[in-house]
RNA sequence: GCGCCGUUAGUGUAGUGGAUCGCACGUGAGAUUCCGGUUCUUGAGACGCGGGUUCGACUCCCGCAUGGCGCA
Numbered sequence: 001g002c003g004c005c006g007u008u009a010g011u012g013u014a015g016u017g018g019a020u021c022g023c024a025c026g027u028g029a030g031a032u033u034c035c036g037g038u039u040c041u042u043g044a045g046a047c048g049c050g051g052g053u054u055c056g057a058c059u060c061c062c063g064c065a066u067g068g069c070g071c072a
Stems, first nucleotide, its partner, number of pairs: 001071007010025004018055001027043005048064005
């Protein structure tokens, strides 16, 4: 230098055009308990950045950033 793959809540992950972005752990509140744990209920919390296509984008296209792998 070239190519490929990844980038979604605090953490690990699912989601490939119709939307309120789902799950687990963690976390706030409440119930339970003498207290705590467990259990139950409920809440907050995310699409790397910038453009483009589209009625509509996490999803498709382009560029950039970052991590990994391969080639030179």
Predicted 3D model of a 72-nucleotide RNA (transfer RNA) from Pediococcus damnosus. Its Rfam family is "tRNA". Rfam classes the family as a transfer RNA. The RNAcentral record of the sequence draws on ENA. Taxonomically the source falls in Pediococcus (Bacteria, Bacillati, Bacillota, Lactobacillaceae). The coordinates come from a structure-prediction model, not an experiment, and the mean pLDDT is 82.